[in-house]
Formats: sequence, C1' cells, structure tokens
RNA sequence: UCACCAUCCAGAGCGACCGAGGGAUCUGGCCCGCAGACGUCGCAGCAACCCGGGCAUGCCGGGUGCUACCGCCAGAAUCGAUGGAGG
Repeated sequence: UCACCAUCCAGAGCGACCGAGGGAUCUGGCCCGCAGACGUCGCAGCAACCCGGGCAUGCCGGGUGCUACCGCCAGAAUCGAUGGAGG
C1' cells in the first nucleotide's frame, strides 16, 4: 500500500510538555478548546481482535488497539478507523 474477513450506540484518566485549533474528507448542523483543546511523552486504566500457558473455560502473560458526544448528527463518496490472516 492492495484486496478479503470481522467489529465500530458498551467500557476506560491523571501528570508533564506544546500552543490554536480540533471532532478522518466535503456540505449543513452541533459540540470541545488559552479555565490550554488537538498532539507528544510517562504512568494508569478499558477490553475488541490475535498469540502462548492453564483449561467443567470467564484466569495469567504477551502483541496491537483504545480511554468526549451513536464513526457527534444528517447527506455524499461506497468513505473512515481498529483487529486478523495474506499479497
């Protein structure tokens, strides 16, 4: 990066740094943000998929991921995100 499969109304925050935008894109709304959002790092937490151990399972360890609002709402593109096994 490409296609495939599955999921996306549940769940889960503190600190430090940064400094003006952010909620994927467009349109129309709505919301968050100098009382510091978004992002990065540290620690913590949540538990969707995968791996290993255990296995009358629900436990432990690990790999990703995630931790405002129904993927914020609606429409469009058949769009986006995450995981798995592949090219």
SAM riboswitch aptamer (S box leader) from Nesterenkonia sp. E16_10, 87 nucleotides, folded computationally.
It was read from a public genome assembly, where an Rfam model found it.